Model confidence (mean pLDDT): 80 of 100.
This is a predicted structure of a 589-nucleotide part of an RNA (small-subunit ribosomal RNA, 5' domain) from Neanurini environmental sample.
The full RNA is in RNAcentral, with records from ENA and SILVA.
[in-house]
Context: one part of a larger RNA
């Protein structure tokens, strides 16, 4: 694990893994709305406190997010997965949280108080036997799709009309009106991102002090900055270009206020919501270092032309890498078992057993992996090589008017099949959490009942007394015997007491119930409200009792029993063991 017999209470509780990762009717399991994207529903609802752009509720639909989580299963898979341990200086990251973004135009007759064109719902016309199928006509929205302005000064760099000084007369050192470029992101190149000690001298510039002959002299001194790591071509900055040009808000709600030079379609302003670039953070992911796995030599050599091992370059990728391609080299593994084969092999945490060492199990609720009938491919997206998404093929298989159309329960129930082998087509989002534009919706995740002797915990089936009888010690005894505030047992004797199992008003429980716990009222004498399962030769606790059978029927794990007195069969009685459980088979220790 299965099965046989039995089963009163109560609390937990596994459950179609093994065989067929076999096939599935039907139903459900993923949807979602705030004050805050879009309402002219010809859908409701108000009333006058108000709604001549817009009251409110709000179906539908567009739009946004989610649907990559969860749940199920274990077919594959043996250095693969996985475990512990490293690394990312080799990468991506929706969301969360914290930072961050004055530069857009290229030209001065112009939208910046706000630009453009569609489309759904809606209305109507149609097609098909048929689907969550669609077409044509007519409208109308945006945080959908697109377009597109804006506000300071300076620095810096490039060009530079012109101009100052020096002289070897075409060079050096300056100044400069004006013009252009200068946000962020992308791609490439260049560059900065310093520093191994000590003392002194000389030249120049700037700053400081002193002397005065107002343009010379003297003096001593200062010259300051450069993040981070064990380590970078790092962070960061700059220059030159580059880009089918990324972002830099034409968005929404609530409350309404302040200012006046012009009282106007003026100027200005608070708290939020949504969105967006880059950096970090978080949630992760993806690769990755080292070590570790069952049986097998009736597997000893394996790998490499079609990548095997390494190098260089490129491509691809989010990124390292033979991941792929080109060109080279000839390597790489193996008796410390490579390679191959097997596995009723997903790995681990763990489970059972065990003095210690071990042995066996681990499909199964937690972590990781893989998969959705087999196989391959893909679009969307931050994330999938997704299957309750699409395409193809193979195998199944459904509807059909035969033209076509639709499908994937190893989700929850349920059915068939398979088998030794496994539950209800139930109720609910109240709990725990998850998703969503969300305090409100949804969730077969999950919870709650039902089935349920997988298994585990507690624990009824009687207790007491009297009497009678039998005994045990004890006391008194003389041996017979006697005694009672001693004790045990037996009895279809007698007695009242106590209780739940069950029935059940009611509360409680609960989303609603049930159960449990409380609890009125009923509810026990052969207390028929009746405990069983196996055994009674030995091992091994318990009969040499009775009847039947007669080497037959049968029992018996093993030894054995049975041939006419059976301690062993079939029965009756009695007894023994465990007991709401006990036997049997199998695997394992």
């Nucleotide at each position: 694990u299965a099965u046989g017999c039995u089963u009163g209470u109560c609390u937990c509780a596994a459950a179609g893994a093994u065989u067929a990762a076999g096939c599935c009717a039907u139903g459900c399991a993923u949807g979602u709305g705030u004050a805050a994207g879009u309402a002219u529903a010809a859908a409701c609802u108000c009333u006058u406190u108000u709604g001549u752009a817009c009251u409110g509720u709000g179906a539908a639909a567009c739009u946004g997010c989610g649907a990559a989580u969860g749940g199920c299963u274990c077919a594959u898979u043996a250095a693969a997965u996985c475990a512990g341990u490293u690394a990312u200086a080799g990468u991506u990251u929706c969301u969360u949280u914290g930072a961050u973004g004055g530069u857009a135009c290229c030209u001065u007759g112009c939208u910046a108080c706000u630009c453009g064109g569609a489309u759904a719902a809606c209305c109507g016309u149609a097609g098909u036997a048929a689907u969550u199928c669609u077409a044509g006509a007519g409208c109308u929205a945006a945080u959908a799709c697109g377009u597109g302005c804006a506000c300071a000064a300076a620095c810096u760099c490039c060009c530079g009309a012109c101009u100052u000084g020096g002289c070897u007369c075409g060079c050096c050192a300056g100044g400069a009106a004006g013009g252009g470029a200068c946000g962020u992101a992308u791609u490439u190149a260049u560059u900065a991102g310093a520093u191994a000690a000590a003392a002194g001298g000389c030249c120049g510039a700037u700053g400081c002090g002193g002397g005065c002959u107002u343009g010379c002299c003297c003096g001593g001194u200062a010259u300051u900055g450069c993040g981070g790591u064990g380590a970078a071509u790092c962070a960061u900055g700059a220059u030159a270009a580059c880009u089918u040009g990324u972002c830099g808000a034409a968005u929404c709600g609530c409350a309404c206020g302040g200012c006046c030079c012009c009282a106007g379609c003026g100027c200005u302003g608070g708290c939020g919501a949504u969105g967006u670039u880059u950096c970090a953070u978080u949630c992760a992911a993806a690769u990755u270092u080292c070590u570790g796995c069952c049986c097998u030599a009736u597997c000893a050599a394996c790998u490499u032309u079609c990548g095997a091992u390494g190098g260089u370059a490129g491509g691809a990728u989010a990124g390292a890498g033979g991941c792929c391609u080109a060109c080279c080299a000839u390597g790489g593994u193996g008796g410390u078992a490579a390679c191959g084969g097997g596995u009723g092999a997903c790995g681990g945490a763990g489970a059972a057993u065990u003095a210690g060492g071990g042995u066996u199990c681990g499909a199964u609720u937690c972590c990781g992996g893989a998969g959705a009938g087999g196989u391959g491919g893909c679009a969307u997206g931050a994330g999938a090589g997704a299957c309750g998404g699409c395409c193809a093929u193979c195998a199944c298989a459904c509807c059909u008017a035969a033209g076509g159309g639709a499908g994937g329960c190893a989700g929850c129930a349920g059915g068939c099949g398979c088998g030794c082998a496994a539950a209800u087509u139930a109720c609910c989002c109240a709990c725990u959490c998850c998703c969503g534009g969300c305090a409100c919706g949804g969730g077969g995740a999950g919870g709650u009942a039902g089935u349920g002797a997988c298994g585990a915990a507690a624990a009824a089936u009687a207790a007491c007394g009297a009497u009678a009888c039998g005994g045990a010690a004890c006391u008194c005894a003389u041996a017979c015997g006697a005694g009672g505030c001693u004790c045990c047992g037996u009895a279809a004797u007698c007695g009242g007491a106590a209780u739940g199992a069950g029935u059940a008003c009611a509360c409680u429980u609960u989303a609603a119930a049930u159960c449990c716990u409380u609890u009125a009222a009923c509810g026990a004498g052969g207390a028929u409200c009746u405990a069983u399962u196996g055994g009674a030769g030995g091992g091994c606790a318990a009969g040499u009792c009775u009847g039947g059978u007669g080497u037959c029927a049968g029992c018996a794990g093993c030894c054995g029993c049975g041939g006419u007195a059976a301690u062993u069969c079939c029965a009756g009685c009695u007894c023994c063991a465990a007991u709401a459980g006990c036997g049997u088979a199998u695997a394992u220790u």

Its Rfam family is "Eukaryotic small subunit ribosomal RNA". On this family, see Yusupov et al., Science 2001: "Crystal structure of the ribosome at 5.5 A resolution". Its family is annotated with structural constituent of ribosome and ribosome in the Gene Ontology.